[in-house]
RNA sequence: GCCCUCAUAGUUUAAUGGAUAGAACGUAGCCCUCCGAAGGCUGAAAUGCAGGUUCGAUUCCUGCUGAGGGCA
Repeated sequence: GCCCUCAUAGUUUAAUGGAUAGAACGUAGCCCUCCGAAGGCUGAAAUGCAGGUUCGAUUCCUGCUGAGGGCA
């Protein structure tokens, strides 16, 4: 330098162009308990960035950034 794959919550991840982006673990509050653990209830928290296509984009296209891999 060229090519391929990937990027979603604190972490691990789901979502065949369609309705409020779902879950597990973690985390906060409450209940329970003498206190804790376990358990129960409730909540906060995410689509890497900029454009494009579309009535509608996590999904498709382009560029950039970052991670991993291959060739030279």

Source information: A computed fold for a 72-nucleotide RNA from a Patescibacteria group bacterium, annotated as transfer RNA. Rfam family: tRNA. Rfam's curators write: Transfer RNA (tRNA) molecules are approximately 80 nucleotides in length. By type it is a transfer RNA. Taxonomically the source falls in Bacteria candidate phyla (Bacteria). The sequence is in RNAcentral, with records from ENA.